[in-house]
RNA sequence: UGCGAACAAGGGCAUAGCUGUCUAAAGACAGUGACGCAAAGCUAUAGGAUCUAAGUUACUUGAUGUAAUAUGAUAGCCAGUUGCAAUU
Repeated sequence: UGCGAACAAGGGCAUAGCUGUCUAAAGACAGUGACGCAAAGCUAUAGGAUCUAAGUUACUUGAUGUAAUAUGAUAGCCAGUUGCAAUU
């Protein structure tokens, strides 16, 4: 210096559910609650992936229909980026 595996201290965040509000929906915000997380901090037009389909387009006609599509959403999907502590 590199790689791997562990162990502390101070702490941090907050899943699902429930309640209320917003929303076409996905989902978001607040309260409650903790499943978990060493980045479960930040970033959504830097990239990938996923969710929804109001609007639009096409089809259908039996219709509150079907299909495609993000300008909507998810960072607790991958990713990019920043960071606390210790030094076995």
The RNA shown here (c-di-GMP-I riboswitch aptamer) has 88 nucleotides and comes from Lachnospiraceae bacterium NE2001. The coordinates come from a structure-prediction model, not an experiment, and the mean pLDDT is 82. The RNAcentral record of the sequence draws on ENA and Rfam.